[in-house]
């Protein structure tokens, strides 16, 4: 510094307060949460050669978990499915800044309907470090 390969490690967050009720962290007020990579005008730091580090989106663009399908050496591997924003400002330019207002959230269980509790899960994961190798 590196296409491929191997090892290692790390890799998810959240109903306070009330309200009805036999009974609810599930319903109602109302309160909390935002995986990953990428883009990015936000913010810092060096540098003044105008680059360079580092740091910026739940809702853009891709992705993973779950489901659902073929295949299968039963390991896995290919597909498929996949939730949500607008308006005003600023500006050469924002769906990213800044103000405002909304919006979403697999599955299976539950004395009552669940993004928030239990559970498959001591699991799988994008993907994140460092290392081994390889070059020089």
């Nucleotide at each position: 510094g590196c296409a491929a390969u191997c090892c290692u490690u790390c890799g998810g967050g959240g109903c306070a307060g009330g309200g009805u009720g036999a009974a609810a962290u599930u319903c109602c007020c109302g309160g909390c949460c935002g995986g990953c990579g990428g883009u990015g005008a936000u913010g810092g730091g060096c540098a003044c050669a105008u680059g360079c580090c580092c740091u910026c989106a739940g809702u853009c663009c891709g992705u993973g978990a779950c489901c659902c399908g073929u295949a299968u050496u039963c390991g896995u591997a290919c597909g498929g499915u996949g939730g949500a924003c607008c308006c005003g400002g600023u500006g050469c330019a924002a769906c990213u800044c800044c103000g405002g207002g909304a919006c979403c959230g697999a599955c299976a269980g539950u004395u009552a309907a669940a993004g928030u509790c239990u559970g498959g899960a001591u699991g799988g994961g994008a993907g994140a470090a460092g290392g081994a190798g390889c070059c020089g």
Molecule: FMN riboswitch aptamer (RFN element)
Organism: Bhargavaea cecembensis DSE10